[in-house]
RNA sequence: UGCAAGUCGAACGAACCUUCGGGUUAGUGGCGGACGGGUGAGUAACGCGUGGGAAUCUGCCCUCAGGAGGGGGAUAACGGCUGGAAACGGCCGCUAAUACCCCAUAUGCCGAGAGGUGAAAUGAAAUUCGCCUGAGGAUGAGCCCGCGUCUGAUUAGCUAGUUGGUGUGGUAAUGGCGCACCAAGGCUUCGAUCAGUAGCUGGUCUGAGAGGAUGAUCAGCCACGCUGGGACUGAGACACGGCCCAGACUCCUACGGGAGGCAGCAGUGGGGAAUUUUCCGCAAUGGGCGAAAGCCUGACGGAGCAACGCCGUGUGAGGGAUGAAGGCCUCUGGGCUGUAAACCUCUUUUCUCAAGGAAGAGGAACUGACGGUACUUGAGGAAUAAGCCACGGCUAAUUCCGUGCCAGCAGCCGCGGUAAUACGGGAGUGACAAGCGUUAUCCGGAAUUAUUGGGCGUAAAGCGUCCGCAGGCGGCCUUGUAAGUCUGCUGUCAAAGCGUGGAGCUUAACUCCAUUUCGGCAGUGGAAACUACAAGGCUUGAGUGUGGUAGGGGCAGAGGGAAUUCCCGGUGUAGCGGUGAAACGCGUAGAUAUCGGGAAUAACACCAGUGGCGAAGGCGCUCUGCUGGGCCAUAACUGACGCUCAUGGACGAAAGCCAGGGGAGCGAAAGGGAUUAGAUACCCCUGUAGUCCUGGCCGUAAACGAUGAACACUAGGUGUCGGGGGAAUCGACCCCCUCGGUGUCGUAGCCAACGCGUUAAGUGUUCCGCCUGGGGAGUACGCACGCAAGUGUGAAACUCAAAGGAAUUGACGGGGGCCCGCACAAGCGGUGGAGUAUGUGGUUUAAUUCGAUGCAACGCGAAGAACCUUACCCAGGCUGGACAUGCAGGUAGUAGAAGGGUGAAAGCCCAACGAGGUAGAAAUACCAUCCUGCUCAGGUGCUGCAUGGCUGUCGUCAGCUCGUGCCGUGAGGUGUUGGGUUAAGUCCCGCAACGAGCGCAACCCCUGUCUUCAGUUACUAACAGGUCAAGCUGAGAACUCUGGAGAGACUGCCCAGGAGAACGGGGAGGAAGGUGGGGAUGACGUCAAGUCAGCAUGGCCUUUAUGCCUGGGGCUACACACGUGCUACAAUGGCCGGUACAAAGGGCUGCAAACCCGCAAGGGGGAGCCAAUCCCAAAAAACCGGCCUCAGUUCAGAUUGGGGUCUGCAACUCGACCCCAUGAAGGCGGAAUCGCUAGUAAUCGCGGAUCAGAACGCCGCGGUGAAUACGUUCCCGGGCCUUGUACACACCGCCCGUCACACCACGAAAGUUUGUUGUACCUGAAGUCGUUGCGCCAACCGCAAGGAGGCAGGCGCCCACGGUAUGACCGAUGAUUGGGGUGAAGUCGUAACAAGGUA
Repeated sequence: UGCAAGUCGAACGAACCUUCGGGUUAGUGGCGGACGGGUGAGUAACGCGUGGGAAUCUGCCCUCAGGAGGGGGAUAACGGCUGGAAACGGCCGCUAAUACCCCAUAUGCCGAGAGGUGAAAUGAAAUUCGCCUGAGGAUGAGCCCGCGUCUGAUUAGCUAGUUGGUGUGGUAAUGGCGCACCAAGGCUUCGAUCAGUAGCUGGUCUGAGAGGAUGAUCAGCCACGCUGGGACUGAGACACGGCCCAGACUCCUACGGGAGGCAGCAGUGGGGAAUUUUCCGCAAUGGGCGAAAGCCUGACGGAGCAACGCCGUGUGAGGGAUGAAGGCCUCUGGGCUGUAAACCUCUUUUCUCAAGGAAGAGGAACUGACGGUACUUGAGGAAUAAGCCACGGCUAAUUCCGUGCCAGCAGCCGCGGUAAUACGGGAGUGACAAGCGUUAUCCGGAAUUAUUGGGCGUAAAGCGUCCGCAGGCGGCCUUGUAAGUCUGCUGUCAAAGCGUGGAGCUUAACUCCAUUUCGGCAGUGGAAACUACAAGGCUUGAGUGUGGUAGGGGCAGAGGGAAUUCCCGGUGUAGCGGUGAAACGCGUAGAUAUCGGGAAUAACACCAGUGGCGAAGGCGCUCUGCUGGGCCAUAACUGACGCUCAUGGACGAAAGCCAGGGGAGCGAAAGGGAUUAGAUACCCCUGUAGUCCUGGCCGUAAACGAUGAACACUAGGUGUCGGGGGAAUCGACCCCCUCGGUGUCGUAGCCAACGCGUUAAGUGUUCCGCCUGGGGAGUACGCACGCAAGUGUGAAACUCAAAGGAAUUGACGGGGGCCCGCACAAGCGGUGGAGUAUGUGGUUUAAUUCGAUGCAACGCGAAGAACCUUACCCAGGCUGGACAUGCAGGUAGUAGAAGGGUGAAAGCCCAACGAGGUAGAAAUACCAUCCUGCUCAGGUGCUGCAUGGCUGUCGUCAGCUCGUGCCGUGAGGUGUUGGGUUAAGUCCCGCAACGAGCGCAACCCCUGUCUUCAGUUACUAACAGGUCAAGCUGAGAACUCUGGAGAGACUGCCCAGGAGAACGGGGAGGAAGGUGGGGAUGACGUCAAGUCAGCAUGGCCUUUAUGCCUGGGGCUACACACGUGCUACAAUGGCCGGUACAAAGGGCUGCAAACCCGCAAGGGGGAGCCAAUCCCAAAAAACCGGCCUCAGUUCAGAUUGGGGUCUGCAACUCGACCCCAUGAAGGCGGAAUCGCUAGUAAUCGCGGAUCAGAACGCCGCGGUGAAUACGUUCCCGGGCCUUGUACACACCGCCCGUCACACCACGAAAGUUUGUUGUACCUGAAGUCGUUGCGCCAACCGCAAGGAGGCAGGCGCCCACGGUAUGACCGAUGAUUGGGGUGAAGUCGUAACAAGGUA
């Protein structure tokens, strides 16, 4: 903005048009605008659902009966005048009706009756349509009742028209619906009132069901129509497209005043995550009016838009391997994509075009929006049609690259910090498919609110205990009733939907037809077991009586002794007291101690006991009084009187509070002393409240058996307390049975396990209480109680993915037991102090290369840095490379190369000279060498937290496991624990275990004794020779020795012990005795231990450099700190001289003798030796003799000066050694700390590896050669068993609170403020009703005046909006304030977990 409610001229007058047939129209009048269509604001209600009910109305429709006689007055339209901008009027005049009025008539209605009241309409030619009254029906509507219908008790009392009655009014009708009077009722813990939320239902979604959630579309009911109020008309409304008033808003206006209501259909704006066309048609179905034609109908029928949903169909089918290309991956072989494609053959649903072409339309004709649609036929051509999500597990589906706790992912667990199947991309795969994925919501899974169908000892959960009203539940028998219950029949639970069976669209979705059960409510008939009710009875439940009995049951009174403290007195003297150790304190003014006397207060030793009593809290000297309960026996009495118990009541430890007493000891607070880093604690010395009594509050505890009460049933054994009985006996004990209590073990059963188990946590019944993840929090707010402290009741926001229980294996403990180790102790010698060597840290530097870092790095890698090594620094150079492999090509002035130039060298430049081997006759081929190109080399660059290998360490500790069986739901246990024993999980015995493996031990090597074999280079007893001497020679095979083979030691023998064992003690013999000594040998594993720099190796990085070559420098620096050594500090020594005795090694680029030179290092020399032959080589300590005599020395030797030797291209930075000179610190070492148990420590020298040279280091060798071990309390480490645990990255663990910072939500708060609502009062629009007479008026009455009646007005009651005041409730906000939560690395301490270091 348009449309959605009009129609009838066959009710009426009039106007206009007319083809003269008629038509059109505003108005009057009739019917309809109360239906249809929309929405869900309100409503927790008789609103809805269901089933009933009586005191009602009902237009049009149907049936029946009766009737319509007579009369009257107006009025719109219209005409005239006139107001207003408009909307819209005003006055005068005319006129009709199926409009209006009166009279008559009357079945009806009212009334006990008399009596009263009370209707009509005509139009048309006619049929006929209408009109009025009554009765009935149908339909629709109003009213009432039973039952059902959300949440909150931190809403417990609400109510004055409220509840009822009488009367009256009112309504269509009942009724406090209204009014007057009377009475004081009514509702409520079975939830009133209040607050919040919400339209209800058929149904829908989900679920196995029971349920839970929901109320779009379709259908029924209700409510609403801008907000609030009101009535009018009408059959029906308090009326969505009617009226009046008030308010808010919008629009018009001439400012005076008017107009409006899309929660109708479209459409617009706004809001929003989000929701369509301002379409076609009345052809169908239905509605209104009309006699009808017909008109109207955004109801409806259709089309359009949206994959929004449901359903169906397709995007091709068959063949096709060189498994094409491309892409991706790769172990480089290949694999995947993949028959997928290409290609060949075929089809045409779909698509495009063309032709035909509906049903839907009824009894005949006409009429089709959809629509040239569905459908049919033909032609064309694989043609027009595939996406989305996922791929760590749940959960089907995996790889590469990029990224590097970044970017990001994520439903939960969790991914990402350089090899990410988890992020992003690629490839592949899986799933679904015109969809896919996400998000939101509901149900399910969830037995996670448990009726079906859960729990409460320890996981959340039994009220602290008892009494007890309501409520719930309740013993045996008989009879009755029939409320529950069961059952038959009847009515109803609309249709649609759901289920089942069919039918129609090609199928399906969809639509249509038929049909069923369960169940709800109501009515009616029946049954009577059970429950209930009524009546009657019973005794077993319960109670009473009688007779006994035990007891720290309660209250009150009286009495008693021990201890403590105080007071008095005596004795007595210097301490007492207290502690881990002390001190404060007390004491010469006489304490403590001790004796005597006195006072006060509290508690009652022994008995005393998983013993007793009590409901629980609790109760303990003795006696007395009062009093409650229990148990046993008996069976006289009552006759179900019972059980449980919301609300309620009583009791209720300790502490605390109020008032008055009391106060010995103890003892919060407080003071002091200690401890300590601190110590507002633990310990000590004092000490006030309090503890005690009387009266009154409080009402909580780990008030615990962490286990509510009652009853019944379900194996036992054993102890104990109280009672009774039996048998026996003179009697008692013992024994047996039984009732009640209290323990313990245990069967079945239960339990997650632990455990419970007739005292149940078993099996059942009844009732009550309580629980529903952790934190926030037993907090906040509100309320109640309390003097207060506080108690009871008791949330939310927010936050986490856990919190928790029981048990298991470990680990750990300032837990326990047993046992080892040079672990401590007992000893010996060191380190830490000095000087120096060496390594490390630090510092420095161009570089001081790198690694190793508690034990288990630090004389370590390094068995040897002047260059080299060398990895570092500076400088100069090289670039397919200093080095490797393959392929291809080339190889004669080529490769190579004397030499030269330049240079620090490397390198660069020049260059005489100058090529090979094999086969072949040769050409040529191949090989070697070299050159070029390609493939590639190189890296001590990074990652030991990507790795292999190797190694360290616990630890040479005695452990670590497996198979089968058994136990346990399981983790797991058993074996492997236990009793002994051992160095040992070594062995023996026992045992639900029986066996086995890796470890232990043994087997191996060295050494100690003997035998045998063999004797050279080793040996030499006898024989012979021989030297100054000497196995030097002949010779020997005895000895030593060498090196092969054997023997030997096994608790074998004896004694006692032990268990007739293992085994340990002693002894004999023996070279050796109980693994003889030493070595090699290192279980499962731990430490992300160490090593990418020994080697190897994944990945990453670098490629004229992070590679390679070269010269020089550095690794050797030096305020300092630490580790490991050496040498000393001296007399058990130093120096000088002399004299002995080893072992094990090494030697040809080597060891080197004799001899000579040098003070010496060393040089010369070169015999001998490839070694039981020669050499290094002198062993040293030792022994003998001499000197030194306690001193910074005849100790010690650093440092420095000078001079040399040797190695080596080269000793400046930076070697070792020798000689002369110099002669530092140092006089035995603080705290602390190391090694060693016997041929060991200590001490003495010797050799070797590396190596040109360069050991005080390292690896070996022998010589001399001790002391001590009571023992296992303690320190450290370890093994086994056990115990606790909040630890499991395992105590270097875990973890608490304040403070500081950031963020978040919440509480309080002077107040401010929105909304909702109550009460009181004021105001009082419109309007109904009542009332009134100062206005006006056609019908009727009356001659008239006037009356009846009406209109308008006045007044009154009620009342919306509005106003004032005062309450209540939910919020919002608020300076400030309070705690709470959360937050990788903040501060302070250490509270808890172990005996957590004070349980």